About this RNA
This is a predicted structure of a 91-nucleotide RNA (SAM riboswitch aptamer (S box leader)) from Actinoalloteichus caeruleus DSM 43889. Taxonomically the source falls in Actinoalloteichus caeruleus (Bacteria, Actinomycetota, Pseudonocardiales, Actinoalloteichus).
């Protein structure tokens, strides 16, 4: 890469690089963007899957914060679809 499982209306920016589109895909909206977006990369937060420690009525429940993840708007809103993203598990 495929399966399976679980979450996706809560939370958390700042600086440098680049330089046109960006917000997964379609349709229609809406919004971010040369006063610099979206992307890299440094730093800082958030959170608390999974590691790791304590309890346990065995269902969980607390710590910490290694490894992942995230830091515009509810996966940006509606309909769509063999949709998508992120962690965990096993082949």
């Nucleotide at each position: 890469a495929g399966c399976c499982c679980a979450u996706c209306c809560g939370g958390a920016g700042c600086g440098g690089c680049c330089g046109a589109g960006a917000g997964a895909c379609c349709u229609g909206g809406c919004u971010c963007g040369u006063u610099g977006a979206c992307g890299c990369c440094g730093c800082a937060g958030c959170a608390a899957c999974c590691a790791c420690c304590c309890g346990u009525u065995c269902g969980c429940g607390g710590g910490c914060a290694g490894g992942u993840g995230c830091u515009a708007a509810c996966g940006c809103c509606a309909g769509g679809a063999u949709c998508g993203a992120u962690g965990g598990a096993g082949c």